[in-house]
RNA sequence: GCCGAUGUGGCGAAAUUGGCAGACGCAAGGGACUUAAAAUCCCUCGGUGGCAACACCGUGUCGGUUCGAGUCCGACCAUCGGCA
Repeated sequence: GCCGAUGUGGCGAAAUUGGCAGACGCAAGGGACUUAAAAUCCCUCGGUGGCAACACCGUGUCGGUUCGAGUCCGACCAUCGGCA
């Protein structure tokens, strides 16, 4: 230099005929139970604003296509692999 794969909450990992993003697990926080703990069970668990209800934003980055994009297209970045 050329080719390919991958990139999603703190971590792993789903959502693939384009149609509610974050299922599920781990970790974390709160509660119940207990004399106390462990185990078990329940709830919460991306960001910003808001007293709240709720609203807006969020899939490596920036654009494009589309009524609608994590998903399709282009460029770039990072990691891994192959060729030279």
A computed fold for an 84-nucleotide RNA from a Clostridia bacterium, annotated as transfer RNA. Its Rfam family is "tRNA". By type it is a transfer RNA. Its mean pLDDT, the model's own confidence on a scale to 100, is 80. The source organism's lineage runs through Bacteria, Bacillati, Bacillota and Clostridia. The sequence was found in a public genome assembly.